[in-house]
């Protein structure tokens, strides 16, 4: 010094639709619908990167309706370090 997973620890990133009713209503409050997650004391992701974003007011199916489902697309951007195991590698220093 340097190594896999899978872990924990700090830090960091990211989304948050569609719909019914009801209520003095840009919003709340019960519910239906995809989902991990639809403001949650949560979930999901961090270069090994499909977490999310952008093309996109895009293309096809399909729905009560919606990024609901596929396609574009392994296309273009994207958010780390640090401790533990076990191995080698290098030098040093002792002691035979």
């Nucleotide at each position: 010094u340097c190594c896999a997973c899978a872990u924990g620890c700090u830090g960091g990133g990211g989304g948050c639709g569609c719909u019914g009713c009801g209520a003095u209503c840009u919003u709340c409050g019960c519910g239906g619908c995809u989902g991990a997650g639809a403001a949650g004391c949560a979930c999901c992701c961090c270069u090994c990167g499909a977490a999310c974003c952008u093309g996109a007011u895009c293309c096809g199916g399909g729905u009560g309706a919606u990024g609901c489902c596929g396609g574009c697309g392994g296309a273009g951007g994207g958010a780390a370090g640090c401790a533990c195991a076990u191995g080698a590698g290098c030098a040093c220093c002792a002691a035979g």
The prediction has a mean pLDDT of 78. A computed fold for a 96-nucleotide RNA from a bacterium, annotated as TPP riboswitch aptamer (THI element). Of the family's consensus pairs, 100% are formed in the model. It was read from a public genome assembly, where an Rfam model found it.